[in-house]
Parts: sequence; C1' cells; structure tokens
RNA sequence: ACCGUAUGCUGUUCUACCGCUUUGAGCUUAGGCUCAAAGAGGAAAGUCCGGACAACAAAGAGCACCGCCCUACCUAACGGGUAGCUAUUUCUGAAAGGAAGUAGAGACAGUGCCACAGAAAAUAACCGUCACGCCACAGGCGCGAUAAGGGUGAAAAUGUGCGGUAAGAGCGCACAGGGUGCUUAGGCAACUAAGCUCUCGGGUAAACCUGGCGGGUUGAAAGCCCAUGUACACCGAUGAUAGAGAGCUGCUCGCUCGAUGUCGGGGGGUUGGGCGCUACAGGUGUCGAGUGAUCGGCAUCGCAGAUAAAUGGUAGAACUUUUGCGAAAGCAAAAGACAGAAUCCGGCUUAUAGGCAUACGGCUUUU
Repeated sequence: ACCGUAUGCUGUUCUACCGCUUUGAGCUUAGGCUCAAAGAGGAAAGUCCGGACAACAAAGAGCACCGCCCUACCUAACGGGUAGCUAUUUCUGAAAGGAAGUAGAGACAGUGCCACAGAAAAUAACCGUCACGCCACAGGCGCGAUAAGGGUGAAAAUGUGCGGUAAGAGCGCACAGGGUGCUUAGGCAACUAAGCUCUCGGGUAAACCUGGCGGGUUGAAAGCCCAUGUACACCGAUGAUAGAGAGCUGCUCGCUCGAUGUCGGGGGGUUGGGCGCUACAGGUGUCGAGUGAUCGGCAUCGCAGAUAAAUGGUAGAACUUUUGCGAAAGCAAAAGACAGAAUCCGGCUUAUAGGCAUACGGCUUUU
C1' cells in the first nucleotide's frame, strides 16, 4: 500500500421558476390576497422494552398471570448502558499474551425428560472376571458377587499408582481434580489466593417447579371544551332499597354511583371547530469531576406540527462512484443508498450506495 471483519462518525451541494404547510406583519369586498421567516431522520421504521402524560377510587386486598435473576455503578425508568467477576468459544502467537464473541439464581426440595445406538440414560451386569452348587467335567448349566477390562453412545458413575480382595470396588493410602463449610490475606462487592475440615452417582429450569425482586388496567381513536342537531316517542325483556345495572382490571372481595332506571330491537339527529400539540430527562459550545456510562457549572440558541394528512416538481450547474475510450490531460454515459414525522422522551433491534477514523486479521512489496 491492498483486501477482509468489527465499531464509531458522516451520509450530496448550489441557482432559477412553479407549487404545498405553519407562523408573523400588512391589506381586504371576510371568500382570501401580498410580503417575510421556518419546514423529516439516523434510523422518522419494527412497535420490542422503559418512562412522562391522561382516564378509571389521584386504584384498595387476595388469587391467578407475566417479567427479571453474577457484582458495583449510571439513569426519571428499563429487560438499556458503563466498569468488573466467573465459565466458555473463535482467531492469532513458539510462549507470555493480544483481539473478538457468548452465557450468568437453584439440578443436595420434588416431578418429568434425555433421539439413535446400547444390557443399562440413573437405585446400571451384554461380553468378561471371580466364589459356590450340579452334570454326561480341557467344558457346560444354574445361582450370586464384581463398575477393574471390552463394547454402545454427545454423555456410563473423578483420574493415575500402590495396598487390599475369591475377583473387585474411594474399601484404605499417596498425588491430582471437583464440591460444601470455616479461617487468614486482598477487593465496596461478585470473586481470587493459601490453609484446614468434610465429601465424591451425569445432563436438562426458553420442562414443570422452588427462592428472591418487580408489574393495577387501558393508551393521543387517552382525555378536556365549545358549537350544531335530536324523539323524555315505539316494541320486547328486566328492576324498586332485601335494589336491576353501571363505574374500560382474568377471577373473588371491597369501595362508589344508582330510578325521568337498565338492557336489547328498530328508528331520529349530528358527523364542524378548539385544546391536548410540542419548552424540553431540550440542542450547541466550553470548563470541571469520574477508568467509564454519566453528572455539574457557565455561555448561547428556539429548531416541523400536518389531519387524508404539507415538507414537492421541472430545468441547469457542481461533487462523488462506476464503466467505456485515451499514452496522459481529459471526454462520454450511467448511478448517488436505506428510507418519510403523526403525543413526547430514553433505549434496543433491523435496513443503509459512497466517504472518513480506529482496532484486529490476511497477503505481498520496500526499508
């Protein structure tokens, strides 16, 4: 230098004309018109998680259901993030180490399950080994012992050696490995190291389950207000305080409302507007604290608000990339991604042409 992977940042620009939405000013015959300013994103997406906000008892109890789970910290909160711990995988390296990723309560409470193969998948005897008994005795049969050896498997009862034994076996011992508890040292902690003691029968909880913690329900079509219109009519059912029914919760209770009642049918009417709506866990810059997520101080800025849904179209130029031609300068053509606000905010996930930076890996060249 090139290629690849990961992460982060960025992610077309300008001019003219014609349009659209909002706001401000002015004019107006109240229909609008003129001028000025502003007008999509890093994901506006998926609607997955958390909050703000709102309604329902400013929401109460129990059960059910759902979610989370190493430690410390950050945060309004989180299933998010930061820094660590433990286990494990991949790449690289002779090694030490480096880089990237994944997972995290409990399998000594209980139940279930573990394909195929295998005797057996968890109270293990198929072959083998050994004791005993019987028989037609170089052997065979029966009965028991045995997890040393063979075989099956992803996984077979901690490994090696010595002792021991009929043969064997943590049965005993030594060393090694795993686990429980205790002590000491380090650390806020998870945990690590050393010593002592006890112990050695698999895996699986995104199987039921157990423990701890958390969750009231519904979402902007929430909800509030104004205007307009109407039928306290008709039919059926049901109900009168010992009360039908309602109050947006899966069930039960509790609480509140409840008679011009409630439910159903079939009708009548309206179907316009405003608020919620964008000022904020706000943006930018700088200084400081912290390993970091993040926090604090100061200065400065005001930055979409549509409702069938505005943010666009045409023309020209520039920029970038690719291809073709060319010795080169250059010329020509094509392309410029993913995508489109709908109450707001913090995350996560997914999509993304091209450019830049960093880390790691590959490969060659030069020194």
Annotation: This is a predicted structure of a 367-nucleotide RNA (Bacterial RNase P class A) from a Bacteroidota bacterium. It matches the Rfam family "Bacterial RNase P class A". The family's RNA type in Rfam is ribozyme. Of the family's consensus pairs, 94% are formed in the model. The organism belongs to Bacteroidota, within Bacteria. The prediction has a mean pLDDT of 77. A source record names the gene rnpB.